[in-house]
Molecule: small-subunit ribosomal RNA
Organism: uncultured Bacteroidota bacterium
RNA sequence: GAUGAACGCUAGCUACAGGCUUAACACAUGCAAGUCGAGGGGCAGCAUUGGAGUAGCAAUACUUCAGAUGGCGACCGGCGCACGGGUGAGUAACACGUAUCCAACCUGCCGCUUACUCGGGGAUAGCCUUUCGAAAGAAAGAUUAAUACCCGAUGGUAUAAAGAGUUCGCAUGUUCUCUUUAUUAAAGAAUUUCGGUAAGCGAUGGGGAUGCGUUCCAUUAGAUUGUUGGCGGGGUAACGGCCCACCAAGUCUACGAUGGAUAGGGGUUCUGAGAGGAAGGUCCCCCACAUUGGAACUGAGACACGGUCCAAACUCCUACGGGAGGCAGCAGUGAGGAAUAUUGGUCAAUGGACGCGAGUCUGAACCAGCCAAGUAGCGUGAAGGAUGACUGCCCUAUGGGUUGUAAACUUCUUUUAUAAGGGAAUAAAGUGAGGGACGUGUCCCUUUUUGUAUGUACCUUAUGAAUAAGGAUCGGCUAACUCCGUGCCAGCAGCCGCGGUAAUACGGAGGAUCCAAGCGUUAUCCGGAUUUAUUGGGUUUAAAGGGAGCGUAGGUUGACAUAUAAGUCAGCUGUGAAAGUUUACGGCUCAACCGUGAAAUUGCAGUUGAUACUGUAUGUCUUGAGUGUACAAGAGGUGGGCGGAAUUCGUGGUGUAGCGGUGAAAUGCUUAGAUAUCACGAAGAACUCCAAUUGCGAAGGCAGCUCACUGGGGUACAACUGACACUGAGGCUCGAAAGUGUGGGUAUCAAACAGGAUUAGAUACCCUGGUAGUCCACACAGUAAACGAUGAAUACUCGCUGUUUGCGAUAUACAGUAAGCGGCCAAGCGAAAGCAUUAAGUAUUCCACCUGGGGAGUACGCCGGCAACGGUGAAACUCAAAGGAAUUGACGGGGGCCCGCACAAGCGGAGGAACAUGUGGUUUAAUUCGAUGCAAACCGAAGAACCUUACCUGGGUUUGACAUGCAGGUGUUAGUGAAAUGAAAGUGGAACGACCUUGCAGCGAUGUAAGGAGCCUGCACAGGUGCUGCAUGGCUGUCGUCAGCUCGUGUCGUGAGAUGUUGGGUUAAGUCCCGCAACGAGCGCAACCCCUAUUGCCAGUUGCUAACAGGAGAGCUGAGCACUCUGGCGAGACUGCCGCCGACAAGGCGGAGGAAGGUGGGGAUGACGUCAAGUCAUCAUGGCCUUUAUGCCCAGGGCUACACACGUGCUACAAUGGCCGGCACAGACGGCAGCUUAGUGGCGACACUUGGCCAAUCCUCCAAAGCCGGUCCCAGUUCGGAUUGCAGUCUGCAACUCGACUGCAUGAAGUCGGAAUCGCUAGUAAUCGCAGAUCAGCAAAGCUGCGGUGAAUACGUUCCCGGGCCUUGUACACACCGCCCGUCACACCACCCGAGUUGGGGGCACCCGAAGCCGCAGGCUUAACCCGUAAGGGGAAGAAGCGUCGAAGGUGCGCCGAGUAAGGGGGGUG
Repeated sequence: GAUGAACGCUAGCUACAGGCUUAACACAUGCAAGUCGAGGGGCAGCAUUGGAGUAGCAAUACUUCAGAUGGCGACCGGCGCACGGGUGAGUAACACGUAUCCAACCUGCCGCUUACUCGGGGAUAGCCUUUCGAAAGAAAGAUUAAUACCCGAUGGUAUAAAGAGUUCGCAUGUUCUCUUUAUUAAAGAAUUUCGGUAAGCGAUGGGGAUGCGUUCCAUUAGAUUGUUGGCGGGGUAACGGCCCACCAAGUCUACGAUGGAUAGGGGUUCUGAGAGGAAGGUCCCCCACAUUGGAACUGAGACACGGUCCAAACUCCUACGGGAGGCAGCAGUGAGGAAUAUUGGUCAAUGGACGCGAGUCUGAACCAGCCAAGUAGCGUGAAGGAUGACUGCCCUAUGGGUUGUAAACUUCUUUUAUAAGGGAAUAAAGUGAGGGACGUGUCCCUUUUUGUAUGUACCUUAUGAAUAAGGAUCGGCUAACUCCGUGCCAGCAGCCGCGGUAAUACGGAGGAUCCAAGCGUUAUCCGGAUUUAUUGGGUUUAAAGGGAGCGUAGGUUGACAUAUAAGUCAGCUGUGAAAGUUUACGGCUCAACCGUGAAAUUGCAGUUGAUACUGUAUGUCUUGAGUGUACAAGAGGUGGGCGGAAUUCGUGGUGUAGCGGUGAAAUGCUUAGAUAUCACGAAGAACUCCAAUUGCGAAGGCAGCUCACUGGGGUACAACUGACACUGAGGCUCGAAAGUGUGGGUAUCAAACAGGAUUAGAUACCCUGGUAGUCCACACAGUAAACGAUGAAUACUCGCUGUUUGCGAUAUACAGUAAGCGGCCAAGCGAAAGCAUUAAGUAUUCCACCUGGGGAGUACGCCGGCAACGGUGAAACUCAAAGGAAUUGACGGGGGCCCGCACAAGCGGAGGAACAUGUGGUUUAAUUCGAUGCAAACCGAAGAACCUUACCUGGGUUUGACAUGCAGGUGUUAGUGAAAUGAAAGUGGAACGACCUUGCAGCGAUGUAAGGAGCCUGCACAGGUGCUGCAUGGCUGUCGUCAGCUCGUGUCGUGAGAUGUUGGGUUAAGUCCCGCAACGAGCGCAACCCCUAUUGCCAGUUGCUAACAGGAGAGCUGAGCACUCUGGCGAGACUGCCGCCGACAAGGCGGAGGAAGGUGGGGAUGACGUCAAGUCAUCAUGGCCUUUAUGCCCAGGGCUACACACGUGCUACAAUGGCCGGCACAGACGGCAGCUUAGUGGCGACACUUGGCCAAUCCUCCAAAGCCGGUCCCAGUUCGGAUUGCAGUCUGCAACUCGACUGCAUGAAGUCGGAAUCGCUAGUAAUCGCAGAUCAGCAAAGCUGCGGUGAAUACGUUCCCGGGCCUUGUACACACCGCCCGUCACACCACCCGAGUUGGGGGCACCCGAAGCCGCAGGCUUAACCCGUAAGGGGAAGAAGCGUCGAAGGUGCGCCGAGUAAGGGGGGUG
């Protein structure tokens, strides 16, 4: 884009066209084929007329008679019924289309021409009578007519036979003329006309033959016996095996026979640029069919839709004896189905049948009805109208936006609808009547009559915007976006996909977009799809080159010339129906639609030419191909002979304890003497070095030497042949290894097998053995990653280089040339990788093969094979991918380089015990919440008795504990708040008590008004440690203080991307240097900052004290600022200097100097990013939830529980120690609700009194380890201190749950800790104490700081862990915690096999054999004719009879394809 469509929602009108695609299923009812009285006998019914009769005065009515008249049921006869209408079952065929032919044919009615129409005859239907039957119907008798039937006459013609001549034809044949013989006609009716017979011609219609074209399957390869042909007959309108007898054995087929499946064919229709593809409804042409099967009759024509006969199925009637029927005609009914209409009107027109005609019939036809099922047209109003109105819906950042010129409102129009009125054409013409002309059957004139549709189309008038809009969509493709609801639910979806609490994708709403009386969905076809490729594709790696050769058919084929004209090209002729398509003009108001003409119909046939090319024929040529002569090379092939080394075995010698084997071992061999070694012997197999991108071969493949036979290729010469060529479907041959058969052989090696190891297991890898096999001969098999993953042949197209074998030349050089084998590249090609004279380039010829992945190289069938198996080779079902090449990452029990307390080397721990603390778990009313590998677990918490507190129980409260605003009220209102009650909170409200500012009045007291503050009530709101860290901000952890992460411009690549950033060195470092299609830049590194180590200058109190003085002997005081110290400003370190190494670099190593040396030590500082890492309970915040509660207040309890498990610590287990006594030395903090001196008391915690300090001033402040001395003597102890008892101190409203400390007493486990594991490289580890924050007190043994004492070790980078750079492989990209294979279990689906079984199709053989044609025969019957006076006889003909064929039916056999099946099998999906 299209449709004979269907479904959903919706619907105003008109015109045109269309309407059972399914059950060729079954059909009630009505109609669809009759007509002619001018063929006939007649008169049932109607009418007329006449006669008679009855009634009546009559008109008239009734009865009856008469075919006399109009007419006419039934009957005889003629014509029609073979047309028109329906359907598409069958048919793959001369069925259809197209072209040609019939010298092989027929043709009623019609037209033209010629001739004729004479004489006779006998029946029969009807009517009547009778019989049978329920009916349908049948029979008998009597009688009658014809345009029914018969006989005879006449005959031209026709037909047949014979003879003679003649024309045409390739031939069989055939045209014409003449002669003879034989046979054959007729019908009447009527008014001028219509008929009848014979013959010829024409027209129309039909019949037959042939060429070409017309679906799929080869998993259908052979088919055929009237089959193929002939002779002779029969039959037909006619040819013909159409049929028959005889003879011959042919005929068709790979250019697809036969078989199976499907199907009416064409004009045309849809689509497409076309070529094509798909379709065949309506209309037209042809065919076939009429319930199924068979058959003939009649006829001009049928084997007959509304005829006959028979058989079968079904339906109906029946008196059970027997009968009737055929909608695939028009309506209509049932059924089927997603689905398709009225039991309508008229013969007015067109057409048909009959008729002289009027006319009759006509479900053909013309009209109307139903249906948006299609196409076309029209309308549902038009113009103005912004304050961009109000309101509503919707959204919002609350300002507004949008709906929206939309509405309202003003002006206008009236198609359509409604009402009223008028009102066609279609009737050209024909009929009847009258008239005229001439050609006597035609034409013309006048008049009359004929309209279904239809009072329709159309026209006019009136009223009034009045009567008339929906559907789908809005994530991308694809035009159109927001809110709410829902929460992987409900749902959507054409593909991708959407939905798991902020959905432009679901549902609703608002808005928008696209079409519009329609809009969407579904189904189907073409297109896009160059995705079957003729136009117009491919095959190295994506699917795809046959394993290789020879060769048949076929296809293709070198140069020149002549002839021909088949192909080809051109002109002409015929045909290519009409409709349709295109186009010009015209008619319906336009359009659709219709009419007239033109074009086109690309085709077929004939004819006349042309001759370049192809073909054919003839002749010639040599360059393709082949032959010849001469050379040289070779693991080419087959057969025979020979050789040495090695291996194993045997014999003998020497010799002794192991050998062998492995990662390590063991099995195995060996004292019966192995292994090792020497000599001899035997056997079989394979051929070291040479040896090479070497050589040969068609491929597979071929390797010791030699002999024989033999194939192929190459070079040189140019003698011979003269296109002999290339390819090659089928076919034939060859064809590695493994395998098979028979017979040999068997040294090695070695499937199977055995044993030993390894392992969780090890039916493996490793080891020891070992059989088929490996070898030979003959035969099979026929496959491989049979690979260059690259078919064969020919020609052409830049170069460089290596090598093999030839050639010419004196030639080991060099150059050229031919044939090979290789490497690297240009153009070109290619998706890229790559190929590139050995093409994957440019062209030609031929063959083979491919068409998404899986299912599957499977199933079934067939062919081959001894088998194993091979060849050929599907479908159902399922998925939206599978695949190629390249890119960036990530990963690897890949490689290279490098780093880190990563390992190693060391030191000290933890893991075992007790306790402290955190976590899990469990428990509980609650044990609040969070953190969970490293990177949670003395973490948030720098401090839970109440508070904290978020949890639980109970009590209380509701504008609230807290903020802001509004409204109303109150009036000594704020504030203090007694009694009572209560666990408290609170309830309660006595009593005390005060308002402030301004204005006005007043001397003032004071009053009044407004405002503020307070309180009460109410409304907005407050509040939430409620949820979501996966909606977020901010902050933080981690990789990691690792050295990385990027950008601009340029360049390369189709692109993703690359380059830079890689490389050579170097560094702690992408640090620096050099090189380089890159050149630069940014964030990181480093440096800049702080502390510390040295020092100078400045300053000198609260710090210091060398010198001087005083002194209570304390820098205490005067004094001083030198020193220490304090804290400001500076200096100093930069590979700067020297030597060596390095590339004259960067830098490294060593040295000097220096307090410090190569970033001096420490801190702060954390790139791009990763982990949806952590935190909504610090804070902030979107959304959701809650609001007499999930908010707030209070008391008590809980966070402190305790069979257990884990983490982090502390104290120990002791003698490098414990205890006692004496003595010595820090730093950095902190202090007024504080630090506390001194004195006194107490064993002590501590208490009382007193003084100093808001601090370089006073206090904390005795540091401890250490040193000196004493004691203990290896024990569960003078170690260790848990636990428990008693008595106390302190803090605090309050130490019961649940604090710390003190004294006395008690004195547990524990004697150095399994597997496994942690920290640390120097002032570090280890060890020792001190201080601070939080804090009333304290669970602190924690954390953060401070100083004292103060080590050991690092060979080194193989390994473990983590990281950086380069490279490589990848089927990974959520990125190896990846991906993914197979079995098993379960569910579902389709398929294969299957003992069978069910119905179907077609075939063969036989049986039976209806109707019927044909044949035979003619006993029987017999109007026309003959004989006979007659009786009678004969007789054409006919019934019954016999026979051939023959549908349906029956029996048997095998075949084909379906359905179904216990069970079995593999496959797919989850």